[in-house]
RNA sequence: GGAGUUGGCCGGGUGACGGCUCUUUGGCUCGCCAAAGGGAGGAAAGUCCGGACUUCAUCAGGGCGCGGUGCCCUGGGCAACCAGGGGCGAGGCGACUCGACGGAAAGUGCCACAGAAACAAACCGCCUCGGCUUGCCGGGGUAAGGGUGAAAUCGUGAGGUAAGAGCUCACGGCCGACUGAGGUAACUCAUCGGCGGGCAAACCCCACCGGAAGCAAGACCAAAUAGGGAGGGGAUGACGUGGCCCACCGACCCUCCGGGUUGGUCGCGUAGAUAAAUCGUCACACAAAAACAGAAUCCGGCUUAUAGGCCAACUCCUUCA
RNA sequence: CGGGAUGUGGCUCAGCUUGGUAGAGCGCCUCGUUCGGGACGAGGAGGUCGGAGGUUCAAAUCCUCUCAUCCCGA
Numbered sequence: 001g002g003a004g005u006u007g008g009c010c011g012g013g014u015g016a017c018g019g020c021u022c023u024u025u026g027g028c029u030c031g032c033c034a035a036a037g038g039g040a041g042g043a044a045a046g047u048c049c050g051g052a053c054u055u056c057a058u059c060a061g062g063g064c065g066c067g068g069u070g071c072c073c074u075g076g077g078c079a080a081c082c083a084g085g086g087g088c089g090a091g092g093c094g095a096c097u098c099g100a101c102g103g104a105a106a107g108u109g110c111c112a113c114a115g116a117a118a119c120a121a122a123c124c125g126c127c128u129c130g131g132c133u134u135g136c137c138g139g140g141g142u143a144a145g146g147g148u149g150a151a152a153u154c155g156u157g158a159g160g161u162a163a164g165a166g167c168u169c170a171c172g173g174c175c176g177a178c179u180g181a182g183g184u185a186a187c188u189c190a191u192c193g194g195c196g197g198g199c200a201a202a203c204c205c206c207a208c209c210g211g212a213a214g215c216a217a218g219a220c221c222a223a224a225u226a227g228g229g230a231g232g233g234g235a236u237g238a239c240g241u242g243g244c245c246c247a248c249c250g251a252c253c254c255u256c257c258g259g260g261u262u263g264g265u266c267g268c269g270u271a272g273a274u275a276a277a278u279c280g281u282c283a284c285a286c287a288a289a290a291a292c293a294g295a296a297u298c299c300g301g302c303u304u305a306u307a308g309g310c311c312a313a314c315u316c317c318u319u320c321a
Numbered sequence: 322c323g324g325g326a327u328g329u330g331g332c333u334c335a336g337c338u339u340g341g342u343a344g345a346g347c348g349c350c351u352c353g354u355u356c357g358g359g360a361c362g363a364g365g366a367g368g369u370c371g372g373a374g375g376u377u378c379a380a381a382u383c384c385u386c387u388c389a390u391c392c393c394g395a
Stems, first nucleotide, its partner, number of pairs: 001317010013284006020039009041292001045303002048301005053214004061246004066210005071086006087101001088099004102205002107203002109199003123146002125142008154172006173195005179190004218266004228257006239250002322394007331347004341378001349365005371387005
């Protein structure tokens, strides 16, 4: 000097003038004026999680079902989740990054086409036996070789054999163990036994967790009114709260048609409305002011979008001393 | 603001649950028929399934993120 990794931060500042909105105080001609003060974000977003809050009569009970999560330890948190450290796997020369990371040896299912065969197997080939028309047919053995495929029953080498084969051995790979050692644990190493393909973001099994709906939830006041009409169900239990059942409690319930009302306050926040404010112009410094983007019940996470800039630590390459 | 659903040729839809060459109707193009057109008959083109990533040998289909459209809710 170049390329890069990780963590954190900013994403506009100052001044003048003008404008918008909310609150408080004061004034009057009563809807305006004056003064003081508050006025978007790191994501306000997606609504993906969790919590507060509210209703569902009650504890939110029991069973089945349904849904979600999935390496270990420690700490924080109601939870979701986050932080630190570690294990295993993958990527990178490296700093470092990524992982829906329980189980395929519990069971079921799928593996198109091709191929003999996709988990049970002999098409070609090899070996052997029999037959005869002497180069064919039939029986048996064989997964070493060929061919197909994304994947062919552990890989390479040697021994062995009629030919072969984890059949045996060496090295390596994978799986299991009520075995031993280390570690809090995930896990690792050794020993013994085995060679039984993949898929669980297929069903499923294991462990843990979960009541449903959502501020248009809901509460109160006011207004209005006809417990109106038709149909259906119901004490052998329908309905009221979750997909079903049970327990418990309440009580007649459901659908359609027609009519009336459809306003306000709270919920609602020291940003805050019910058509929704949070802005514009100029000047100055700077290379420039150009990113994504606008609160709607609140809070905590996750994810996604984001021009440009700053700080710290570290890695690789090149050059010079 | 809250909740739910759907994106597949030009248009309307099937296929997704159970992963394995992407289909139908209308429309379009060419030829025949006709004096010409329509109808009819024969043949043909046109889509990598809204976008990106992942799981898998393999994704329209399964999972995650994202974009657009539609519906419902005092």
Background: Predicted 3D model of RNase P RNA and transfer RNA as a complex of 395 nucleotides. Rfam match: Bacterial RNase P class A. By type it is a ribozyme.